The RNA shown here (transfer RNA) has 72 nucleotides and comes from an Acidimicrobiia bacterium. The coordinates come from a structure-prediction model, not an experiment, and the mean pLDDT is 81. The RNAcentral record of the sequence draws on ENA and MGnify. RNAcentral records the identical sequence in 3 taxa. It matches the Rfam family "tRNA". Rfam links the family to the GO term triplet codon-amino acid adaptor activity. It is annotated as a transfer RNA.

[in-house]
RNA sequence: UGGGGGGUGGUGUAACCGGUAGCACGGCAGGUUUUGGUCCUGUAGGAGUGGGUUCGAGUCCUGCCCCCCCAG
Numbered sequence: 001u002g003g004g005g006g007g008u009g010g011u012g013u014a015a016c017c018g019g020u021a022g023c024a025c026g027g028c029a030g031g032u033u034u035u036g037g038u039c040c041u042g043u044a045g046g047a048g049u050g051g052g053u054u055c056g057a058g059u060c061c062u063g064c065c066c067c068c069c070c071a072g
Stems, first nucleotide, its partner, number of pairs: 001071007010025004019055001027043005048064005
């Protein structure tokens, strides 16, 4: 440099058909417990960045940034 894949809460990971962004762990609060842990309930927290298409974009198109793989 060219080709391919990827970037989603603190961490990991889904959503494939374009229509309310879910799950687990972790955090916080409460219940339970003599305390802690376990268990139960509730709650906060997220789309790499800039454009475009569309009534509507995590999803489609595109410039850029970053990570991984292959080739040179």